[in-house]
Context: one part of a larger RNA
RNA sequence: CUCGCGUUAAGGAACUCGGCAAAAUGCAUACGUAACUUCGGGAGAAGUAUGGCCAUUGACAGUUUAGCAAUAAGUUGUUGGUGGUGACACAAAGCAGUCCCAGGCGACUGUUUACCAAAAACACAGGCCUCUGCGAAUCAGCAAUGAGACGUAUAGGGGCUGACACCUGCCCGGUGCCGGAAGGUUAAGGGGAGCGGUUAGACGCAAGUCGAAGCUGUGAACUGAAGCCCCGGUAAACGGCGGCCGUAACUAUAACGGUCCUAAGGUAGCGAAAUUCCUUGUCGGGUAAGUUCCGACCCGCACGAAAGGUGUAACGAUCUGGGAGCUGUCUCAACGCGAGACUCG
Numbered sequence: 001c002u003c004g005c006g007u008u009a010a011g012g013a014a015c016u017c018g019g020c021a022a023a024a025u026g027c028a029u030a031c032g033u034a035a036c037u038u039c040g041g042g043a044g045a046a047g048u049a050u051g052g053c054c055a056u057u058g059a060c061a062g063u064u065u066a067g068c069a070a071u072a073a074g075u076u077g078u079u080g081g082u083g084g085u086g087a088c089a090c091a092a093a094g095c096a097g098u099c100c101c102a103g104g105c106g107a108c109u110g111u112u113u114a115c116c117a118a119a120a121a122c123a124c125a126g127g128c129c130u131c132u133g134c135g136a137a138u139c140a141g142c143a144a145u146g147a148g149a150c151g152u153a154u155a156g157g158g159g160c161u162g163a164c165a166c167c168u169g170c171c172c173g174g175u176g177c178c179g180g181a182a183g184g185u186u187a188a189g190g191g192g193a194g195c196g197g198u199u200a201g202a203c204g205c206a207a208g209u210c211g212a213a214g215c216u217g218u219g220a221a222c223u224g225a226a227g228c229c230c231c232g233g234u235a236a237a238c239g240g241c242g243g244c245c246g247u248a249a250c251u252a253u254a255a256c257g258g259u260c261c262u263a264a265g266g267u268a269g270c271g272a273a274a275u276u277c278c279u280u281g282u283c284g285g286g287u288a289a290g291u292u293c294c295g296a297c298c299c300g301c302a303c304g305a306a307a308g309g310u311g312u313a314a315c316g317a318u319c320u321g322g323g324a325g326c327u328g329u330c331u332c333a334a335c336g337c338g339a340g341a342c343u344c345g
Base pairs, nucleotide, nucleotide: 001340002339003338004337005336006335007334008333010331011330014329019326027051028050029049030048031047036041038163052085053084054083055082056081057080058079059078060077061076062075063074064073065072066071086090098324099323100322101321102320103319104318105316106315110122111121126161127160128159129158130157131156132155138147139146140145164311165310166309167308169241170240171239174238175237176234177233178232179231180230183229184228185227189223190222194218195217196216197215198214201210202209203208242260243259244258245257246256269303270300281297282296283295284294285293
C1' cells in the first nucleotide's frame, strides 16, 4: 500500500452527481397518535414512559390429589398491588422497523431483459369498439382432422384503453370499414357479321385467274359478375383540429369588426410540464446564498380528452426536493485486529 473489521476528541453532510457507504432505529407492555380518506385505512403514524433481582400480597385460567359435592392442598401459565436491593450498563449477549414533509409516474398484489436495465415498461380488474347463429368466427394442417369446446352471444376471437371519481368536445374532405345499387367502366365465357388459308372444279396454249363443300386461321356488333367510379353512414376506425389586418376618452390590451382559406379550425381540463427552444422565463416560498424543488402566471418553439384528459386515498427495493435523528461521508486523520503484498526459508 490492498482487502475485511473495531474504536475515536471537537464539529455533524461542511463530503458527494446524490447521505453512496456507515452509523442510528429495533423487543414487550402501557399511554398517545395528525392531515387526508374510496371510511377499510393512514397507523407500529409521530411521540412518551416502564422493563433486573429479592420479599410480601391479590386476581384469573388449566391441571393433580382428597372429597358425594361445596371446597381444600399442591402444581403450571397469565396478570396486578406494596416494600426493598446492587450496578456505568436489567429487551444487559445474539436476534431485532430509522422517522417526517412535499411532488412526478404507475391505481393496487403481480410480471420482465437466465449473465450490465425491475422501471414510469408488461400484465391487471374495469371501460369501449368489432367479428362470430354453431360444421361459429379465429387458428394449425396439402388434406383427413384438431384447437376453439364436449363451450353456444351473460359465449368465443381480435383491437384500443387501463382501479375509482368527474369527464371524454368539433371534423366523414382523404384512407379504411359497413351499407346501397340506378348509371359509367370492366374479364373469362357466350356470340358470330366480316376477312383470310387450303382446293374438287371452271376458264386459259401456258403462266395463271376465279373458286363450292369440308377442314382451318382471324374476328366486329351484341351479351357478360364482383371490383372501381358513384350515393350514403361510420372517429373509444387510421387520422385532423388555421392565417392576416383593424378597433375602447393616458398607455397597454382587445370583449368587437373586416378579410382569406378549410372537412373542421383545439371545447373542458391542465400548462416553462417525464412535454418550454429562447430559459437559470417572471413573481412568491424554502436557504446566509437554490440552473434542482414547491406554489402561481400563460407568451403551450411543439399539452389536450380511451396512442384517453384532469384529479385521487392506499400501495412502490420507483424517481425528485426538503427536514429530524444519526454518524470517520467530510474538516483530517489516528490507533488497534485479521488476511495479503514485501523479506528470509
The part of an RNA shown here (large-subunit ribosomal RNA, domain IV) has 345 nucleotides and comes from Treponema primitia. The prediction has a mean pLDDT of 88. RNAcentral holds the full RNA, with entries from RefSeq. Rfam family: Bacterial large subunit ribosomal RNA. Gene Ontology terms of the family: structural constituent of ribosome and ribosome.